Molecule: Bacterial RNase P class A
Organism: Candidatus Limnocylindrales bacterium
C1' cells in the first nucleotide's frame, strides 16, 4: 500500500424566530357545595430510538382457574457456567468451511418398534436372480437347487445409513392480557325494597272538651273542589292488586382518577471471575400523549456527490432507517454516512 476478519461507538453541530405536549409558577374571565374546577394567556424546566419496528422467545405486574397423579398436546437437546427467566449469553470439546484472522452447527438415542434410502442397478429386504459352469427334472421352450463371479451404487446379505421420519429418553410448560385490573360516579332506561294511592283547601250542620262569653281545639256528616272516572265473574263499599307519583339502595354506561414512570434502572470507581456476569461504595432522575406532543423556517458550520476554476475557492443538489403508548431481558430485521481498537493474508521499502 492492497485485500479481509472481529468488536465497540456515533448516527448531523450551533444560534435565532414561530409552533406543540407533560409538569411547575403567575395573571384574566366564568362557575362554585368556598375545598376547588373550566377556558384563555405570560415565564421556566423537560420532551423518542439504536433499532422505539417485527411481536419471535423469556419475565415482572394484573385478573380468572386450580385437590393429587397420569394421559394427551407444545417446547428444549454435546459438557459446564451466567441469569429473575429464556430457544439468550459465555467458556470448553467435537464436526464442517476458510491459506489465515475467524465463521457455522437443526451436535441425546436407529442393541424397543414402524417407516424411508434419490440416480444407477436384476435387486435397497426376509424381497429377488444379471452372468458363469456344476447337479437334478424336462413336453427340450425351460424349471429347481447349492456354489462362484462380474457390474451399479454412499451402502449388496455381513448388515449399513436416516430421528430437518414417526418414535423413544431426559427436562420444562395453566389461560388471558394495561382495551389487564382497581376506585369515584351523571342524565335516561331497566332492577330491588318501602310509602302514597286520595287528600289538601273552601262553605254549612251535628257531637265532645275548654271558657262567664265572644270564641278555641278535636271528631263526624253533607256540598264544592280536584283526582285513574284502572282491575277484582251484574252493581256498590271495604280490602287487595296494578298503572302512576315519591323516597331509598345496588349494578352497568357517558365522564374522571389510579395502574403510569425509582427500575432485575443508568453512570463512575474498586474488587472477584478466562468470560458471560456478580458484589461493594458513591452519584443521577432521562418523555408520559389518549385522535395521540416531540415540528417548521432561516443563518453559520460539518460530511457526500456533480459542475466551474491553474489555484485559493464558488455554485447546485443531497444527509439514511424509522418513530414511544404498562414495563423490562434477549433475538431478528431495516439503516445515508462516519469514528476507534485489536487481529490476519499478500506485495514492497529501510
Nucleotide at each position: 500500500c492492497g485485500a479481509g476478519g472481529c468488536g465497540u461507538c456515533c448516527g448531523g453541530a450551533u444560534g435565532g424566530u414561530c409552533g406543540c405536549g407533560c409538569g411547575g409558577u403567575g395573571g384574566a374571565u366564568c362557575c362554585c357545595u368556598c375545598g376547588g374546577g373550566a377556558u384563555c394567556u405570560g415565564c421556566c424546566u423537560c420532551g423518542a430510538g439504536g433499532a422505539a419496528a417485527g411481536u419471535c422467545c423469556g419475565a415482572g405486574c394484573u385478573c380468572c382457574c386450580c385437590a393429587g397423579c397420569g394421559c394427551a398436546g407444545g417446547g428444549u437437546a454435546g459438557c459446564g457456567g451466567g441469569u429473575a427467566a429464556c430457544g439468550c449469553c459465555c467458556g470448553c470439546c467435537c464436526g464442517c468451511c476458510g491459506c489465515g484472522a475467524g465463521g457455522c452447527g437443526a451436535g441425546g438415542a436407529c442393541c424397543a418398534g414402524u417407516g424411508c434410502c434419490a440416480c444407477a442397478g436384476a435387486g435397497a429386504c426376509g424381497a429377488g436372480u444379471c452372468c458363469g459352469g456344476c447337479c437334478g427334472c424336462u413336453u427340450c421352450g425351460g424349471c429347481g437347487g447349492a456354489c462362484g463371479g462380474g457390474g451399479u451404487g454412499a451402502a449388496a446379505c455381513g448388515g449399513g445409513g436416516c430421528a430437518a421420519a414417526c418414535u423413544c429418553u431426559a427436562c420444562c410448560c395453566g389461560g388471558a392480557g394495561c382495551a389487564a385490573g382497581g376506585c369515584c360516579a351523571a342524565a335516561u332506561a331497566g332492577g330491588a325494597g318501602g310509602g302514597c294511592g286520595c287528600a289538601a283547601c273552601c262553605c254549612g250542620g251535628g257531637c265532645c272538651g275548654g271558657g262567664c262569653a265572644a270564641c278555641c281545639g278535636g271528631u263526624u256528616c253533607g256540598g264544592g273542589g280536584g283526582a285513574g272516572a284502572g282491575g277484582u265473574a251484574g252493581c256498590g263499599c271495604u280490602g287487595c292488586c296494578c298503572a302512576g307519583c315519591c323516597c331509598u339502595c345496588g349494578g352497568g354506561u357517558c365522564g374522571g382518577c389510579c395502574g403510569c414512570a425509582u427500575g432485575a434502572a443508568c453512570c463512575g470507581g474498586c474488587g472477584g471471575g478466562c468470560a458471560a456476569c456478580c458484589g461493594c461504595c458513591g452519584g443521577u432522575c432521562g418523555a408520559g400523549a389518549u385522535g395521540g406532543a416531540u415540528g417548521a423556517c432561516c443563518g453559520u458550520c460539518c460530511c457526500c456527490g456533480c459542475g466551474a476554476g491553474c489555484g485559493a475557492u464558488c455554485g447546485c443538489g443531497g444527509g439514511a432507517c424509522a418513530g414511544a403508548a404498562c414495563u423490562c431481558g434477549g433475538c431478528u430485521u431495516a439503516c445515508a454516512g462516519g469514528a476507534c481498537g485489536c487481529c490476519u493474508c499478500g506485495c514492497u521499502g529501510g